[in-house]
Context: one part of a larger RNA
RNA sequence: GGAUGAACGCUAGCUACAGGCUUAACACAUGCAAGUCGAGGGGAAACGAUAUUGGAAGCUUGCUUCCGAUAGGCGUCGACCGGCGCACGGGUGAGUAACGCGUAUCCAACCUGCCCACCACUUGGGGAUAACCUUGCGAAAGUAAGACUAAUACCCAAUGAUAUCUCUAGAAGACAUCUGAAAGAGAUUAAAGAUUUAUCGGUGAUGGAUGGGGAUGCGUCUGAUUAGCUUGUUGGCGGGGUAACGGCCCACCAAGGCAACGAUCAGUAGGGGUUCUGAGAGGAAGGUCCCCCACAUUGGAACUGAGACACGGUCCAAACUCCUACGGGAGGCAGCAGUGAGGAAUAUUGGUCAAUGGACGAGAGUCUGAACCAGCCAAGUAGCGUGCAGGAAGACGGCCCUACGGGUUGUAAACUGCUUUUAUAAGGGAAUAAAGUGAGAGUCGUGACUCUUUUGCAUGUACCUUAUGAAUAAGGACCGGCUAAUUCCGUGCCAGCAGCCGCGGUAAUACGGAAGGUCCGGGCGUUAUCC
Numbered sequence: 001g002g003a004u005g006a007a008c009g010c011u012a013g014c015u016a017c018a019g020g021c022u023u024a025a026c027a028c029a030u031g032c033a034a035g036u037c038g039a040g041g042g043g044a045a046a047c048g049a050u051a052u053u054g055g056a057a058g059c060u061u062g063c064u065u066c067c068g069a070u071a072g073g074c075g076u077c078g079a080c081c082g083g084c085g086c087a088c089g090g091g092u093g094a095g096u097a098a099c100g101c102g103u104a105u106c107c108a109a110c111c112u113g114c115c116c117a118c119c120a121c122u123u124g125g126g127g128a129u130a131a132c133c134u135u136g137c138g139a140a141a142g143u144a145a146g147a148c149u150a151a152u153a154c155c156c157a158a159u160g161a162u163a164u165c166u167c168u169a170g171a172a173g174a175c176a177u178c179u180g181a182a183a184g185a186g187a188u189u190a191a192a193g194a195u196u197u198a199u200c201g202g203u204g205a206u207g208g209a210u211g212g213g214g215a216u217g218c219g220u221c222u223g224a225u226u227a228g229c230u231u232g233u234u235g236g237c238g239g240g241g242u243a244a245c246g247g248c249c250c251a252c253c254a255a256g257g258c259a260a261c262g263a264u265c266a267g268u269a270g271g272g273g274u275u276c277u278g279a280g281a282g283g284a285a286g287g288u289c290c291c292c293c294a295c296a297u298u299g300g301a302a303c304u305g306a307g308a309c310a311c312g313g314u315c316c317a318a319a320c321u322c323c324u325a326c327g328g329g330a331g332g333c334a335g336c337a338g339u340g341a342g343g344a345a346u347a348u349u350g351g352u353c354a355a356u357g358g359a360c361g362a363g364a365g366u367c368u369g370a371a372c373c374a375g376c377c378a379a380g381u382a383g384c385g386u387g388c389a390g391g392a393a394g395a396c397g398g399c400c401c402u403a404c405g406g407g408u409u410g411u412a413a414a415c416u417g418c419u420u421u422u423a424u425a426a427g428g429g430a431a432u433a434a435a436g437u438g439a440g441a442g443u444c445g446u447g448a449c450u451c452u453u454u455u456g457c458a459u460g461u462a463c464c465u466u467a468u469g470a471a472u473a474a475g476g477a478c479c480g481g482c483u484a485a486u487u488c489c490g491u492g493c494c495a496g497c498a499g500c501c502g503c504g505g506u507a508a509u510a511c512g513g514a515a516g517g518u519c520c521g522g523g524c525g526u527u528a529u530c531c
Stems, first nucleotide, its partner, number of pairs: 001531004006527005013384005019377002021342001026340003030337003035084003040081002043077002047075002050071010091295003100220008110212002115208003119204004123157004133146005163188006172179002193200002221267003228258003233255004238250003270292004274285004297318005320331004348374001350373003356370001357368004387418004397409004423468006432458001436455001438453007475520005480501003486515005496503002
């Protein structure tokens, strides 16, 4: 000198963009953050419409209003069965020195829901169960029994191969005890329907795409005041297990394997793209954004599923908190806000699904603290402003010198003219939506095109115009040398300053004040850290 997720002191007008618990992976009140589908199902708790009917009031005497009953026939729909999703998105960096990450290669040793292409099929039956109802236990959380019922839930059977397995076969290959193509035979295994009749589905096979799993080479902090480490350890054979390879696990056999090119142990640490600095080589860092990994109060375990050993799932143990009728139960903010604590220190218990994206759905749509916006903060970067021109009696005042003449503040002010960014007021007023969806109409025709209409949180915001009037807007540090900028007064080794050298004991350019000056400027200094 540059830099920072900074903090502190003084000061502070506006806008845009980006950023905001680095400490206690400490504990958490409250609300929200993952639902959706009635075009899978039985149904009808709630709301509405309609129909029938009973009563009351008004009267136009067959209509209106009100109250009640009945009807899943309708719109819909709490709870329930079922499907898909909940493994994404969001958070954090505790652990991890490791194939964790980065890069390169390999898998003839692997899996892949939804999606795409293509082939074939979608036949016949059955038994249950939740909800509802009845009864019981319990303070609650909840739970038990009986009876009834449906399905795209579950089961059986049929058909079925380019799937799987077994046998035959043996082309080809480095001619090998190995790998093993074509072909043939046998065995096993599937499905689900819905409805507005036009679609959406279901099953099996093959291929693709996407995502994942595994293996290896190289690279990846410090310490030798850590020198030896290892028994499933290293390898083989045979099995088990897995989607798959493998001591991953097991029985048997052999005695190996790693290490001064640093094993083992100890400490520290998420890794990378990148960021800062530097002429570079290097050095340091890994906050925001992107990729990967790991974790979800602590430890362990599996279930479901295409995918988890699962943040807002289950079970067990532990600590903590809460409820309790003392028998027993409930919970997990390292999601978004927010609270306490810790700390030098870090924001709102905000708005909207309009856009982008995601889940479900045929769709309309519903959900979405992802996301987009708004709020707070000079904590950063950039931009704009706090006026411009003229104006010497070089005014008054302040300060300094003095020979009383002067010097300086200083064109600075006053005064004259001009401008209006900004400010205040009034008026106009977007783009983001030429998208997409719905409704209506039309054309071709069976999913496209055209027209009209509808959809905006931020927002009456940005922005534009007009009016008013210099009007609303400047400070901080320093002035002995390093280092740009000096005098006076006070103090008297005191009070104090200080980054280093050092200053202060009666003429202090170094302390405190003033005047003047220097530097930077909506900031300026100090502290901390890195180069």